[in-house]
Context: one part of a larger RNA
RNA sequence: CGUAAGAGUAUUGAGAAGAUCUGUCCUUAGUACGAGAGGACCGGGAUGGACAAACCUCUGAUGUACCAGUUGUCACGCCAGUGGCACAGCUGGGUAGUCACGUUUGGAAUGGAUAACCGCUGAAAGCAUCUAAGUGGGAAACCAACUUCGAGAUAAGUACUCUCUGGCAUUAGCCAAUAAGUCACCUUCGAGACUAGGAGGUUGAUAGGCUGGAGGUGUAAGUGUAGUAAUACAUUUAGCUGACCAGUACUAAUUAGACGAACU
Numbered sequence: 001c002g003u004a005a006g007a008g009u010a011u012u013g014a015g016a017a018g019a020u021c022u023g024u025c026c027u028u029a030g031u032a033c034g035a036g037a038g039g040a041c042c043g044g045g046a047u048g049g050a051c052a053a054a055c056c057u058c059u060g061a062u063g064u065a066c067c068a069g070u071u072g073u074c075a076c077g078c079c080a081g082u083g084g085c086a087c088a089g090c091u092g093g094g095u096a097g098u099c100a101c102g103u104u105u106g107g108a109a110u111g112g113a114u115a116a117c118c119g120c121u122g123a124a125a126g127c128a129u130c131u132a133a134g135u136g137g138g139a140a141a142c143c144a145a146c147u148u149c150g151a152g153a154u155a156a157g158u159a160c161u162c163u164c165u166g167g168c169a170u171u172a173g174c175c176a177a178u179a180a181g182u183c184a185c186c187u188u189c190g191a192g193a194c195u196a197g198g199a200g201g202u203u204g205a206u207a208g209g210c211u212g213g214a215g216g217u218g219u220a221a222g223u224g225u226a227g228u229a230a231u232a233c234a235u236u237u238a239g240c241u242g243a244c245c246a247g248u249a250c251u252a253a254u255u256a257g258a259c260g261a262a263c264u
Base pairs, nucleotide, nucleotide: 001152005163006162007161008160009159010158011157015149016148017147018146021049022048023047024046025045026044027043033038051106052105053104054103055102059100060099061098062097066093067092068091069090070089071086072085073084074083075082076081110144111143112142117137118136119135120134165176166175167174168173181259182258183257185201186200187199188198189197206252207251208250209248210247211246212245213244215241216240217239222235223234224233225232226231
């Protein structure tokens, strides 16, 4: 810009992309077959490999603004208690998130038309012949079926809902302010390179803060007691706590804007 008014929501599916893998074991059955050795089709069930997708309950990795221990040194006047630097100083753990080494799921079933091939009926050619007329079966391949995208599918589809004034022209059109709605701006996100998309903007829980909880760490500081002391015990399953779950307007989403139909 188009989709002959402007919007919102939900859709149809022309078409496109993806997926399509396979082993072993049990049973049928030591049956059919075969002198024996050996050893099935068909059918039923179990369990793997590789691959793919999603997810984080479990197992584990990471987790540089979480917790604890600890070395050297400097500082806070000293003790105690803390802080800085030393690869995050080193070490032991670890929430959320992300991830695999983890978990779950998938390839199925079915139909159609067929290939090689196997047939039925059957002439040309009194026979024969799957073929010439007619007609049946038949593969992981093909078309559907499964998953995703999808009306710029210009043949531009469908359904429902929302929104209607003036001025100039008078055959088409033009102008203005608006409506539904959208954009912009702002708070942001399990969304994200940017854009886009989602949740919100005081008639508000969108983010931060605060309060409570979960989870993590592992029993803070101070004080008291025991001991010469190192230290131990009690107060104390304490204290601290990033991302998690709730509640709560304390802070910030202010005010003010732009676009956008009325045609036939």
Predicted 3D model of a 264-nucleotide part of an RNA (large-subunit ribosomal RNA, domain VI) from Hypnocyclicus thermotrophus. Model confidence (mean pLDDT): 88 of 100. The organism belongs to Hypnocyclicus, within Bacteria.